The RNA shown here (transfer RNA) has 72 nucleotides and comes from a Ktedonobacteraceae bacterium.
The RNAcentral record of the sequence draws on ENA.
The prediction has a mean pLDDT of 81.
The organism belongs to Ktedonobacteraceae, within Bacteria.
Rfam family: tRNA. Its family is annotated with triplet codon-amino acid adaptor activity in the Gene Ontology. Rfam classes the family as a transfer RNA.

RNA sequence: GGGGGUGUAACUCAGUGGUAGAGUACCGACCUUUUAAGUCGAGAGUCGUGGGUUCGAGUCCCACCACCCUCA
Numbered sequence: 001g002g003g004g005g006u007g008u009a010a011c012u013c014a015g016u017g018g019u020a021g022a023g024u025a026c027c028g029a030c031c032u033u034u035u036a037a038g039u040c041g042a043g044a045g046u047c048g049u050g051g052g053u054u055c056g057a058g059u060c061c062c063a064c065c066a067c068c069c070u071c072a
Stems, first nucleotide, its partner, number of pairs: 001071007010024004018055001027041004048064005
């Protein structure tokens, strides 16, 4: 330098153009002599960045950035 993949909550990951979700973790309550375990509840996201298409974009298109794989 060429080709490909990944990027979404603190972490691991879903999400077939129409309200952004789950598990774990954190926080609160209950339970327990206490802790752990268990039950319930709440919060937490400029969806990597910038543009484009569309009535509408996490999703489609383009460029860029980071990481990984591969070819030279």